Annotation: A computed fold for a 72-nucleotide RNA from a Micrococcales bacterium, annotated as transfer RNA. Taxonomically the source falls in Micrococcales (Bacteria, Bacillati, Actinomycetota, Actinomycetes). It matches the Rfam family "tRNA". By type it is a transfer RNA.
[in-house]
């Protein structure tokens, strides 16, 4: 320098262009207990960045960053 794959709650993954982006682990509170630890019920947080198509983009295209592979 060429191709190709991936980037999405702290961490691991999901998500036909169409409802409030979802789930498991995690961390909060609280239930339960004499008081732990199991359980259980509620919270809690996310699309790498910019334009661009499109009624509408996590999805399509484009550039650019950051990571993986394989060729030179």
């Nucleotide at each position: 320098c060429c191709a190709c794959g991936g980037g999405u709650a702290g961490u691991u993954a999901a998500a036909c262009g169409g409802u409030u982006a979802u789930a498991a682990c995690g961390c909060g509170a609280c239930u339960c207990u004499g008081a732990u630890a199991a359980a259980g019920u509620c919270g809690u947080a996310u699309c790498g960045g910019a334009a661009g198509u499109u009624c509408g983009a996590c999805u399509c295209u484009u550039c650019c960053c950051c990571u993986g592979u394989g060729g030179a």